[in-house]
Molecule: transfer RNA
Organism: Candidatus Syntropharchaeum sp.
RNA sequence: GCCGGGGUGGGUUAGCGGUUAUGCUAAAGGACUGUGGAUCCUUUGACUCGGGUUCGAAUCCCGACCUCGGCCCCA
Numbered sequence: 001g002c003c004g005g006g007g008u009g010g011g012u013u014a015g016c017g018g019u020u021a022u023g024c025u026a027a028a029g030g031a032c033u034g035u036g037g038a039u040c041c042u043u044u045g046a047c048u049c050g051g052g053u054u055c056g057a058a059u060c061c062c063g064a065c066c067u068c069g070g071c072c073c074c075a
Stems, first nucleotide, its partner, number of pairs: 001071007010025003018055001026044006048064005
């Protein structure tokens, strides 16, 4: 340099054009408990950036950035 995959709460993950963006974990509060753990309830918090298509975009298209893998060139 070329080709391909990926980027979603602090971490991890689902989503395949339309409902209030899903689950687990984490943190905070509460219940229970002699204490702790476990369990249960509640709350907090996310779509990498820009543009386009569309009535409507996390989702489709283009570009950029980051990341992973493969290939090639030079040394």